Annotation:
This is a predicted structure of a 350-nucleotide part of an RNA (small-subunit ribosomal RNA, central domain) from an uncultured delta proteobacterium. The coordinates come from a structure-prediction model, not an experiment, and the mean pLDDT is 90. RNAcentral holds the full RNA, with entries from Greengenes.
Context: one part of a larger RNA
RNA sequence: CUGGGCGUAAAGCGCGCGUAGGCGGAACCUUAAGUCGAAUGUGAAAUCGUGCGGCUCAACCGUAUCAAGUGCAUCCGAUACUGAGGAUCUAGAGUGUGGCAGAGGAAAGUGGAAUUCCCGGUGUAGAGGUGAAAUUCGUAGAUACCGGGAGGAACACCGGUGGCGAAGGCGGCUUUCUGGGCCAACACUGACGCUGAGGUGCGAAAGCGUGGGGAGCGAACAGGAUUAGAUACCCUGGUAGUCCACGCCGUAAACGAUGGGUGCUAGGUGUCCGGAACUUCGUGUUUUGGGUGCCGAAGCUAACGCGUUAAGCACCCCGCCUGGGGAGUACGACCGCAAGGUUGAAACUC
Numbered sequence: 001c002u003g004g005g006c007g008u009a010a011a012g013c014g015c016g017c018g019u020a021g022g023c024g025g026a027a028c029c030u031u032a033a034g035u036c037g038a039a040u041g042u043g044a045a046a047u048c049g050u051g052c053g054g055c056u057c058a059a060c061c062g063u064a065u066c067a068a069g070u071g072c073a074u075c076c077g078a079u080a081c082u083g084a085g086g087a088u089c090u091a092g093a094g095u096g097u098g099g100c101a102g103a104g105g106a107a108a109g110u111g112g113a114a115u116u117c118c119c120g121g122u123g124u125a126g127a128g129g130u131g132a133a134a135u136u137c138g139u140a141g142a143u144a145c146c147g148g149g150a151g152g153a154a155c156a157c158c159g160g161u162g163g164c165g166a167a168g169g170c171g172g173c174u175u176u177c178u179g180g181g182c183c184a185a186c187a188c189u190g191a192c193g194c195u196g197a198g199g200u201g202c203g204a205a206a207g208c209g210u211g212g213g214g215a216g217c218g219a220a221c222a223g224g225a226u227u228a229g230a231u232a233c234c235c236u237g238g239u240a241g242u243c244c245a246c247g248c249c250g251u252a253a254a255c256g257a258u259g260g261g262u263g264c265u266a267g268g269u270g271u272c273c274g275g276a277a278c279u280u281c282g283u284g285u286u287u288u289g290g291g292u293g294c295c296g297a298a299g300c301u302a303a304c305g306c307g308u309u310a311a312g313c314a315c316c317c318c319g320c321c322u323g324g325g326g327a328g329u330a331c332g333a334c335c336g337c338a339a340g341g342u343u344g345a346a347a348c349u350c
Base pairs, nucleotide, nucleotide: 004321005320006319007304008303012318014202015201016200017199021195022194023193025089026088028086029085030084031083033082034081035078036077037076039074040073041072042071049066050064051063052062053061054060092192093189094188095187096186097184098183099182100181104178105177106176107175108174109173110172111155116150117149118148119147120146121145122144126137127136163170164169207248208247209246210245211244212243216242217241221237222236223235224234259317260316261315262314263313264312267295268294269293270292271291272290273289274288275287276286277285278284299306300305323350324349325348332343333342334341335340
C1' cells in the first nucleotide's frame, strides 16, 4: 500500500480552460514489452517445514543426495487480453448547410413612472412620525395642490417551481460587436475522446487605491423615545458606502450543503424551445429530440428521502474525510497597498 466513505453524521475544490499523468470505440495484420507455460543457472549458512537420529522425555542438538526459499537472470514456447507498429471503419467526438428560442456578455444611445431638491403660482396653520410620543420641519409661509426645471439611481405591469449562462450571475427600450445552446436532413473528417496533479483565467456582497458622481437608502455617529439599564429593536437626522471609470481583493449557507464523463434500469403528469404525422382545421390529437418541475416501479438509504435531472446498477479520472475542543489558531512560506487570504500543526484536554 491493500479498508470504508463524502445530500443532512467528518468529507465534492465557488466555477471554467488546460499541461503532465491516468483511462479510452469497431474489425484486421505484424510484433511479443506486459501476461502465461517449460527448461537451465542462481537464490550462503543458521532459522521455518519433513524424514531419521542423540541427550531417560521434552526444550535443545545432530544429520539428509530432503523440502522450501513464492525471487532474479538466460533461453525456448503460447498470443486471449493490455501495450507497440501498420493499414482500415463510423456507432464516440468534431466540421459544414438550413432554421429556432433566450434578463448570455461588452459598448454606445435613449424612454416613462416615482423620490428628493430648486423656481413660480394657489393657499393657511399646521405637517411629520408612533403602540403612544418626542426629537424634527413650518407664519422668514411648511404640509397639500398646479406648472416649470435640475440631478442621481432603479426599471412597475408583462413575470411564470418561465428563460439564458460553467459558476458568480443576468430584467425598460434601440443599435453595434460578440459567446454558447437546441432541432432537421444530408455531406465531410476519421477516435481527433474523457478526466485533469501542478498551472492559468473568471469569480456575489463587503472592503481597499486614484479620479469622478451623489437622488433615494444608509454601517458609523448625533438626537428623541422605550427600559431597571437600552452602547439595541421604534422615530428624526446622517458620514462612509451604495453609482461610474480604471486597478486591487479572491472570500460566502459561492447550496442541489449532491465533482466531471459515459452506458444501462417501469411509468404518470405540468411547463419551456424545436421537428414530424394525422387533422372533423377549433388549432386539437399522436409521436419525436433537448431543457425545467412535481409524483412515483424496481433498487438504494440509518432514517429523512433519492428515484432516466439518481442518492439505483457499473466503469474511468480528479478532489476530499479519518473523534470533540485547542484551531482554520500558532509558526514558516507564498500572495496582498491594507484588511486579510491560501497552505496548515503541536502541547494540553475530554